[in-house]
RNA sequence: CCGCGUGGGAGAGCCGAUCGUUCGGCGCCGAAGGGGCAACCUCCCCGGAACCUCUCAGGCACCAGGACCGCGCGGGU
Numbered sequence: 001c002c003g004c005g006u007g008g009g010a011g012a013g014c015c016g017a018u019c020g021u022u023c024g025g026c027g028c029c030g031a032a033g034g035g036g037c038a039a040c041c042u043c044c045c046c047g048g049a050a051c052c053u054c055u056c057a058g059g060c061a062c063c064a065g066g067a068c069c070g071c072g073c074g075g076g077u
Base pairs, nucleotide, nucleotide: 001075002074003073004072005071006070007069008068013026014025015024016023017022027060028059029058033056034054035053036052040048041047
């Protein structure tokens, strides 16, 4: 550094239709991913790059997902 398991894990809605799944209208969220700037990292260059920003994607009961953090295991340097 990567992977697996496990625990924690935010934000944002209403209306209508529908047996249910779900669909439509307008509104909204940002912490999968993606894009943008460049704070920052580095002696310099090269390079890397945000929790900032956009909202394409994704999301707005639950479930699922979820950046990030802890623990365990394995692999690589």
Source information:
The RNA shown here (Glycine riboswitch aptamer) has 77 nucleotides and comes from uncultured Jatrophihabitans sp. Lineage of the source: Bacteria > Bacillati > Actinomycetota > Jatrophihabitantaceae > Jatrophihabitans. The model forms 91% of the base pairs in the Rfam consensus. The RNAcentral record of the sequence draws on MGnify. Its mean pLDDT, the model's own confidence on a scale to 100, is 78.